[in-house]
RNA sequence: GUCGAGCAUGUGGGAGAACCGGGGUCGCCCCGGUGCCGAAGGAGCAACCGCCCCGGAAACUCUCAGGCCAAAGGACCGUAUGCUCGAC
Numbered sequence: 001g002u003c004g005a006g007c008a009u010g011u012g013g014g015a016g017a018a019c020c021g022g023g024g025u026c027g028c029c030c031c032g033g034u035g036c037c038g039a040a041g042g043a044g045c046a047a048c049c050g051c052c053c054c055g056g057a058a059a060c061u062c063u064c065a066g067g068c069c070a071a072a073g074g075a076c077c078g079u080a081u082g083c084u085c086g087a088c
Base pairs, nucleotide, nucleotide: 001088002087003086004085005084006083007082008081009080010079011078012077013076018034019033020032021031022030023029024028035068036067037066041064042062043061044060048056049055050054
């Protein structure tokens, strides 16, 4: 110097899902009833993996939380910078 991996930050993309009733300061908000969504988080099973007494484990499942105008958030993917490790 090049490539790969991990972490952090910035940045681009980023889905799904409601209705009814009442009230209010009526873009919208609050309350009640019922329903719905899954891609923050959390939990469960376990395909799989490992150093295999044991441990790690999903985009699957649940829906506690969160969400169902927008905004915010958002798993995941791309990219830039910095740090660390490995290979050449």
The RNA shown here (Glycine riboswitch aptamer) has 88 nucleotides and comes from Pseudodonghicola xiamenensis DSM 18339. Its mean pLDDT, the model's own confidence on a scale to 100, is 80. Its Rfam family is "Glycine riboswitch aptamer". Rfam links the family to the GO term glycine biosynthetic process.